[in-house]
RNA sequence: GCCCCCGUAGCAUAGUAGCUAUUGCACCUGACUUGUAAUCAGGAGGUCGUGAGUGCAACUCUCACCGGGGGCU
Numbered sequence: 001g002c003c004c005c006c007g008u009a010g011c012a013u014a015g016u017a018g019c020u021a022u023u024g025c026a027c028c029u030g031a032c033u034u035g036u037a038a039u040c041a042g043g044a045g046g047u048c049g050u051g052a053g054u055g056c057a058a059c060u061c062u063c064a065c066c067g068g069g070g071g072c073u
Base pairs, nucleotide, nucleotide: 001072002071003070004069005068006067007066010025011024012023027043028042029041030040031039049065050064051063052062053061
C1' cells in the first nucleotide's frame, strides 16, 4: 500500500433481502428471610462508532472517516 471481517446499554450479545431494537450479567425498587445470599416480581439505562447520501421510512443500503482484528505483498 491492497483485501476481508467487526463496532448495538456498564459488560457480553441477538436482530441486517428497510418499517423507530432482543436476551443474559451487573444496577435500582419491592416480596421472601432474624439478617445476608439465593429465588421471585417490577423498573431504569441505547441519538445502534462519527459524518454525509438514497429513500415515505435506515442498526440494516451507498460513500468517506475513526477505532479494533485478520490476511497478502

The RNA shown here (transfer RNA) has 73 nucleotides and comes from a Nanobdellota archaeon. The sequence is in RNAcentral, with records from ENA. Rfam family: tRNA. By type it is a transfer RNA.